The prediction has a mean pLDDT of 76. Bacterial RNase P class A from Actinotalea lenta, 379 nucleotides, folded computationally. Taxonomically the source falls in Actinotalea (Bacteria, Actinomycetes, Micrococcales, Cellulomonadaceae). The sequence was found by an Rfam model in a public genome assembly.

RNA sequence: UGAGUCGGCCAGGCGGUCGCGUCGUCGGGCUCCGGCCCGGCGCCGAGGAACGUCCGGGCUCCGCAGAGCAAGGUGGUGGGUAACACCCACCCGGGGUGACCCGCGGGACAGUGCCACAGAGAGCAGACCGCCCCGUCCUCGGACGGGGUAAGGGUGAAACGGCGGUGUAAGAGACCACCAGCGCACCGGGCGACCGGUGCGGCUCGGUAAACCCCACCUGGAGCAAGACCAGACAGGGAGCGUUCGAGGGCUGCUCGUCCGAGCUCCCGGGUAGGUCGCUGGAGGCGUGCGGCAACGUACGUCGUAGAUGGAUGGCCGCCACCUGUGCAGGGGCAACCGUGCACAGGGACAGAACCCGGCGUACCGGCCGACUCAUCCG
Numbered sequence: 001u002g003a004g005u006c007g008g009c010c011a012g013g014c015g016g017u018c019g020c021g022u023c024g025u026c027g028g029g030c031u032c033c034g035g036c037c038c039g040g041c042g043c044c045g046a047g048g049a050a051c052g053u054c055c056g057g058g059c060u061c062c063g064c065a066g067a068g069c070a071a072g073g074u075g076g077u078g079g080g081u082a083a084c085a086c087c088c089a090c091c092c093g094g095g096g097u098g099a100c101c102c103g104c105g106g107g108a109c110a111g112u113g114c115c116a117c118a119g120a121g122a123g124c125a126g127a128c129c130g131c132c133c134c135g136u137c138c139u140c141g142g143a144c145g146g147g148g149u150a151a152g153g154g155u156g157a158a159a160c161g162g163c164g165g166u167g168u169a170a171g172a173g174a175c176c177a178c179c180a181g182c183g184c185a186c187c188g189g190g191c192g193a194c195c196g197g198u199g200c201g202g203c204u205c206g207g208u209a210a211a212c213c214c215c216a217c218c219u220g221g222a223g224c225a226a227g228a229c230c231a232g233a234c235a236g237g238g239a240g241c242g243u244u245c246g247a248g249g250g251c252u253g254c255u256c257g258u259c260c261g262a263g264c265u266c267c268c269g270g271g272u273a274g275g276u277c278g279c280u281g282g283a284g285g286c287g288u289g290c291g292g293c294a295a296c297g298u299a300c301g302u303c304g305u306a307g308a309u310g311g312a313u314g315g316c317c318g319c320c321a322c323c324u325g326u327g328c329a330g331g332g333g334c335a336a337c338c339g340u341g342c343a344c345a346g347g348g349a350c351a352g353a354a355c356c357c358g359g360c361g362u363a364c365c366g367g368c369c370g371a372c373u374c375a376u377c378c379g
Base pairs, nucleotide, nucleotide: 001375002374003373004372005371006370007369008368009367010366012320013319014318015317016316017315018314020045021044023042024041025040026039027038028037029036030035047350051361052360054359055358056357057356058355059223060222061221062220066256067255068254069253071219072218073217074216075215076090077089078088079087080086091105092103093102094101095100106214107213111212112211113208114207115206128153129152130149131148132147133146134145135144136143137142161179162178164176165175166174180204182201183200184199185198186197187196188195189194227277228276229275230274236268237267238266239265240264241263248260249259250258251257284303285302286301287300288299289298290297291296322347323346324345325344326343327342328341329340331338332337
């Protein structure tokens, strides 16, 4: 100097003016004493994702339990957290020169299924071309029949260990040395997943579970339109079942069990749909110290940052910053090009709370900062 990898932050700023919303305060008026209306002033007033609704919770309700089944979720180990499918660290496998990145990461010897086509043969297989032996024939090449073989070739994504030898009629883990894998025993390191080593041994017994399945662990349901309170209005009629021999309902998706229970269900018709709370002080933010590789925890200090409900934060002006383009000037450079200054014109991504929080996924203009890797050059 260039190319990359990982992480963090911002999401225009300042001023003026007009206009909105909650809250506070001052003044005036009204009052059914709850409060309401008008005016002035003041603090504050959308996000990194507010989006998706994919997870986990807080909170609320279902009166309190129990057992079994089903259903769903997760899947290496150890930590973090309120919890999680999230985050951190590590292990194994794969990719990359590397920094780093990826993983539906337990089990194929419980069982079932699938592996097209090609090929002799694709689960416990197989002889197409070959190689060897014997016999017959023969045009001296060879043909036919019988037997042996799976080392060589071919097919395929994949063919039942690799390489070098011994041996054989020709071959073959048939046997031997070395290697890989697997199993067993022991030693060392590690909390662990695992890693390393020594010895022995049959000779080696595919793949796929992001197929069904098995194993281990976890899980009540519904959701702020939850729920609580206040005010107000109305109009009942009919049918069926039931009242301790229990209709109906809850726990619980189902079964057992258990509890409540005198009313329940359906049809026709009528009334109300208003207000208050929930609703913002939280597993909160920020700073510093300590512990920890880290996620994070902890102590002290500090801050008070929307709470709407046909749903508020917008418009205009000026200056500055950022980005893009054009022109001019000037510097570096062999060049490509890079940077600086001035002027003019243009531009503003993704996108808006609605109970709250921790994550994940998706969208996105532009800027800033830090650490690390590789290449080249100079000292």